[in-house]
Context: one part of a larger RNA
RNA sequence: GGAUGAAUGCUGGCGGCAUGCUUAACACAUGAAAGUCCAAUGGGAAAUGGUGUUUCAAGUGGCAGACGAGUGAAUAACAUGUAAGAACCUGCCCUUGGGAGGGGUACAACAACUGUAAACGGUUUCUCAUACUCGGUAAGGUGAGGAGCAGAAGGAGGAAUCUGCAUAAGGAAGGCUUGCAUCUGAUUAGCUAGUUGGUGAGGGAAUAUCUUAUCAAGGUGAUGAUCAAUAGCUGGUCAGAGAGGAUAAUCAGCUACAUUAGGUCUGAGACAUGCCCCAAACUCCUAUGGGAGGCAUCAAUGGGGAAUUUUCUGCAAUGAGCGAAAGCCUGAUGGAGCAAUGCCGUGUGGAGGAUAGAAGGCCCAUGGGGCAUGAACUUCUUCUCUUGGAGGAGAAGCUAUGACGAUAUCUGAGGAAUAAGAAAUGACUAACUCUGUGCCAGCAGUUGCAAUAAGACUAAGGAUGCAAGCAUUGUCC
Numbered sequence: 001g002g003a004u005g006a007a008u009g010c011u012g013g014c015g016g017c018a019u020g021c022u023u024a025a026c027a028c029a030u031g032a033a034a035g036u037c038c039a040a041u042g043g044g045a046a047a048u049g050g051u052g053u054u055u056c057a058a059g060u061g062g063c064a065g066a067c068g069a070g071u072g073a074a075u076a077a078c079a080u081g082u083a084a085g086a087a088c089c090u091g092c093c094c095u096u097g098g099g100a101g102g103g104g105u106a107c108a109a110c111a112a113c114u115g116u117a118a119a120c121g122g123u124u125u126c127u128c129a130u131a132c133u134c135g136g137u138a139a140g141g142u143g144a145g146g147a148g149c150a151g152a153a154g155g156a157g158g159a160a161u162c163u164g165c166a167u168a169a170g171g172a173a174g175g176c177u178u179g180c181a182u183c184u185g186a187u188u189a190g191c192u193a194g195u196u197g198g199u200g201a202g203g204g205a206a207u208a209u210c211u212u213a214u215c216a217a218g219g220u221g222a223u224g225a226u227c228a229a230u231a232g233c234u235g236g237u238c239a240g241a242g243a244g245g246a247u248a249a250u251c252a253g254c255u256a257c258a259u260u261a262g263g264u265c266u267g268a269g270a271c272a273u274g275c276c277c278c279a280a281a282c283u284c285c286u287a288u289g290g291g292a293g294g295c296a297u298c299a300a301u302g303g304g305g306a307a308u309u310u311u312c313u314g315c316a317a318u319g320a321g322c323g324a325a326a327g328c329c330u331g332a333u334g335g336a337g338c339a340a341u342g343c344c345g346u347g348u349g350g351a352g353g354a355u356a357g358a359a360g361g362c363c364c365a366u367g368g369g370g371c372a373u374g375a376a377c378u379u380c381u382u383c384u385c386u387u388g389g390a391g392g393a394g395a396a397g398c399u400a401u402g403a404c405g406a407u408a409u410c411u412g413a414g415g416a417a418u419a420a421g422a423a424a425u426g427a428c429u430a431a432c433u434c435u436g437u438g439c440c441a442g443c444a445g446u447u448g449c450a451a452u453a454a455g456a457c458u459a460a461g462g463a464u465g466c467a468a469g470c471a472u473u474g475u476c477c
Stems, first nucleotide, its partner, number of pairs: 001477004006473005013346006019339002021304001026302002030299003035063003040060002044056004070257003079182007088174001090172001093171005099165001102134004111124005141149002154163003184228002190220003195217008232254004236247003259280002262277002282293004310336001312335003318332001319330001321328002349380004360371001362369002385414006394404001421466001423464001425462001426447003432461002436457001442449002
């Protein structure tokens, strides 16, 4: 000098765009954050006098809840970055090929009865499907060959047709392996028995000591193993001429975690933040028999702290999920609110105006000097301010559909009206005199200043550099 997710002191007009718990991965009241489909399906309820039709929502069933959103505790290692590889899997989507014939069964809901304080159930009877299941059918898989084994589902429509189902191949994601790179300590020198390798068996989508039996005794290390400490990694960001250095907020990619520890189910995909089971701590309810919970989602609260916002609004746009669609849902997201937290822009007026140089405070050699064209005064203008009128674009997709929004923007009227501070003034370092104080009170980044004429303390008047900010403190180069 630059920078900052900053804080503190004094001060503070407006607008645009960004940013906002860096500390306790501490505890969390309340509300919301993941649903949707009746064009898969039976029954029920409501509307209608009935049929038909429409609507609603509990259940069976399907898809989605593995995305999106958060945090950085763990992690020094295939975690990340980069470059390669072979032994794999893949729902939805896109492209392509040939398929779908015949049966059967149960269980919810509903109904009846019934237990419990609640949470939640129990018994009996009935029933539908794109639920489940048995045969037939194979271009595919397995197998040396032969034999054998393994698949499907319908729905909407008057129809055309559309959509779904099973199977096979290819596009795009994911799992796995490897080379290199990745902080500190030797006042950590040896570490390792599933450890390193072979064979058999198991297991897995796949490779693999992944697991197990057995055999061998290997494997690794001063090119720093092991141990300890610290830490999410990167693109980037800051600073620098560069090389090196620091950092990992916001945005983007990857990763790990979801009160703590462990485990599984379902599924194309999880060992799953708003699923399940077990254990622990904590909190809550209870009829004491037993139950419920998990904000490191968005707001909010307590606590901690120098310190960080609203229990706001809308699905209009962009995107996600479901659906044939209408649409529903979406604290993603779009917006508004709060904060000078940062960057940028802009204003606090412009012009004229005295030689008889206003008042006032300040200095003075008492002659005067300077604040100072500054105020007054005259005149002009209206960004902001007050008050009227008009009013796009964001809407894609015929009409229609805008949270923001009484928006932006344009235009009329009013009136200089509503708007300047903070620091420093011995030298470094731009800017000086006076008053008070008298090694006192005090100042101070360094040097140092103050002892009765202090340009360094205190106050005043000037002058200086910045300016809606100015200075101080912390941190980095």